[in-house]
RNA sequence: UCAUACUAUCCGGGAACCCAGCGGCGUCCUGUACCUGCAAUCCGCUACAGCAGGGGUGAAUUCCGGAUCUGAGGGCUGAAUUUUCGCGAUAGAGCCGCGUGCGGACGCGUUGACGGACGGGUCCUGCGCAAUCGGGCGCUUCGAACCGUGUCAGGCGGGGGACCGAGCAGCACUAAGGAGCAUACCCGAUGUGCCGCGGGAGUGCCUGUCCCGAGCUGACGGCGCGGUAUUCGCGCGGGAGUUCGGUUCGAUCUUCCGGUGUAUGA
Numbered sequence: 001u002c003a004u005a006c007u008a009u010c011c012g013g014g015a016a017c018c019c020a021g022c023g024g025c026g027u028c029c030u031g032u033a034c035c036u037g038c039a040a041u042c043c044g045c046u047a048c049a050g051c052a053g054g055g056g057u058g059a060a061u062u063c064c065g066g067a068u069c070u071g072a073g074g075g076c077u078g079a080a081u082u083u084u085c086g087c088g089a090u091a092g093a094g095c096c097g098c099g100u101g102c103g104g105a106c107g108c109g110u111u112g113a114c115g116g117a118c119g120g121g122u123c124c125u126g127c128g129c130a131a132u133c134g135g136g137c138g139c140u141u142c143g144a145a146c147c148g149u150g151u152c153a154g155g156c157g158g159g160g161g162a163c164c165g166a167g168c169a170g171c172a173c174u175a176a177g178g179a180g181c182a183u184a185c186c187c188g189a190u191g192u193g194c195c196g197c198g199g200g201a202g203u204g205c206c207u208g209u210c211c212c213g214a215g216c217u218g219a220c221g222g223c224g225c226g227g228u229a230u231u232c233g234c235g236c237g238g239g240a241g242u243u244c245g246g247u248u249c250g251a252u253c254u255u256c257c258g259g260u261g262u263a264u265g266a
C1' cells in the first nucleotide's frame, strides 16, 4: 500500500414549551435520515443524562474535531403601525332639532315675482226648494154562500082568482180588502243636491278683481344656539398581528484544515 472479516461510530438536527436539570411522546422550522413497546392531570434518566428489545451500515467524499460561507425559523426587547376588547372623560367631529335680514342650482317670474286690499268656493250649521223612497187622494180592474143593495128563475107561503109576500141560487152594482197605473195634489223620512236666502269658523287648499313694480325659491349649504355618549376622535389598561432595528439560539447549505481502531494474509 492492497484484500478480507470485525468493532467503535452512525441511522437526523434545531427552536419554544415542560423540567431541579437532561432527554422523549406532543407543537413548530428544516429535511428525508430504521422497526416495535412506554409516554402530558405524563414516560424514562442523573450530569457520561431517554429506558427496553431487535435490524442495517461500517474506518472513510459518508465518522469525529476546529474554522468559514449562507441563513429557514424561534425567544427576549425597542420603535412605528394595523386591528380588537374593557373602563373613563370630553359635545372636538358625526347625527338630530331650532333660528337666520347669509348663499341658493333646477324651477317660477313684465302672459306681472314678493307684498297689500276686497270677494267667492271648499268646512260646520238653520230655513226653504228640488230629487229619491214610502204612504194617502184619484183612475182601472178583481172582489160578499148567509150576517150589503137591486133584480130575483125554481121552490115555499097567502088568496076563489087576478095577483101579492118573504126570499135561496144566478146575474149586475158595490163595501171591507187585493192588484195595477202614473200626471197633478196632500203627508212623512233622509249619509240625496249646491239650487236659493242667512249665521258661523278659518288661511289648509283653489279661485276672481284691483294697487305696486323685480325679484322669489321646497331641497341643499353657510353661520349661531341647543341636544345626543349608537358611530369617529381623546386618555388609561389588556389581547392578537405586520414592518424596521438590537440581542440571543440556530437547522440546512458552501469551502478549507486536521484526526481516526482490531485481526489475518499478500
Stems, first nucleotide, its partner, number of pairs: 001266006010056002012030004020046005034054005063259005073249016092232002094228007102221002107216002115211008123200006129193002131190006138181005148173004156165003
Description: The RNA shown here (Bacterial large signal recognition particle RNA) has 266 nucleotides and comes from a Clostridia bacterium. The RNAcentral record of the sequence draws on ENA. It matches the Rfam family "Bacterial large signal recognition particle RNA". Rfam describes the family as follows. The signal recognition particle (SRP) is a universally conserved ribonucleoprotein involved in the co-translational targeting of proteins to membranes.